[in-house]
RNA sequence: GACUGCAGCCGGCCGAGUUUCCAGUGGGAAAACGGGGGAACCAGGUUGUGGGGCGUACCCUGCUUGGCAGGGCGGGUACUCUUCGCCCGAGCCCGUCAGCUAACCUCGUAGGCGGUAUACCGUUCGCGG
Repeated sequence: GACUGCAGCCGGCCGAGUUUCCAGUGGGAAAACGGGGGAACCAGGUUGUGGGGCGUACCCUGCUUGGCAGGGCGGGUACUCUUCGCCCGAGCCCGUCAGCUAACCUCGUAGGCGGUAUACCGUUCGCGG
């Protein structure tokens, strides 16, 4: 000096998953964001190939078939929009039961991944407490 790994700080990304306050016998409250249930009207003739929810995480075709390829569609890409390029299309839950749905009821506040890259810092402004 280069490369690699780990940790800290700083600064970010996916995601609803953040902030503030009171406590400090392991908790509680509020705001904010997100989800579910739940009338009339409307919709629906549903019920074993059960049905349904969160989420982008689905559909079709083919093949040498338990995976691969192609196409469609959906999602992410660093303030926002568009384009190009790149990447992803998982998993979990309810338990025979749920269309929409005002009032109302109720739940969540995770987890993971990066470091000169399609990603800089600072200043200013605004909002909330």
The RNA shown here (c-di-AMP riboswitch aptamer (ydaO/yuaA leader)) has 129 nucleotides and comes from an Armatimonadota bacterium. Model confidence (mean pLDDT): 77 of 100. Lineage of the source: Bacteria > Bacillati > Armatimonadota. It was read from a public genome assembly, where an Rfam model found it. It matches the Rfam family "c-di-AMP riboswitch aptamer (ydaO/yuaA leader)". Rfam links the family to the GO terms cyclic-di-AMP binding and regulation of gene expression.